[in-house]
RNA sequence: GGGCCGGUAGAUCAGCCUGGAAGAUCACCUCGUUGGCAUCGAGGAGGCCGCGGGUCCGAAUCCCGCCCGGUCCA
Numbered sequence: 001g002g003g004c005c006g007g008u009a010g011a012u013c014a015g016c017c018u019g020g021a022a023g024a025u026c027a028c029c030u031c032g033u034u035g036g037c038a039u040c041g042a043g044g045a046g047g048c049c050g051c052g053g054g055u056c057c058g059a060a061u062c063c064c065g066c067c068c069g070g071u072c073c074a
Stems, first nucleotide, its partner, number of pairs: 001073007010026004020057001028044005050066005
C1' cells in the first nucleotide's frame, strides 16, 4: 500500500442484506417479597448507531471519503 471482517446503552451483542427511525441480556436505580442479604417479580434511567459528506419525503441501514481495531496478502 491492497483485500476482507468489525465499531450500536456502562459491558456483551442483535437489528443493516430488504430504508419507515433502535432492542435483548447482564450491570445500575426505585418498589414489592425477606428479620436482613441473595434469589424472584414489577417499574425506571441510560445510545444524535465511530466521524464527515451525498442520495432520499425519510438513513443505524444505501453510496463516497476518513479514523480506529482485528485478520490476510504484498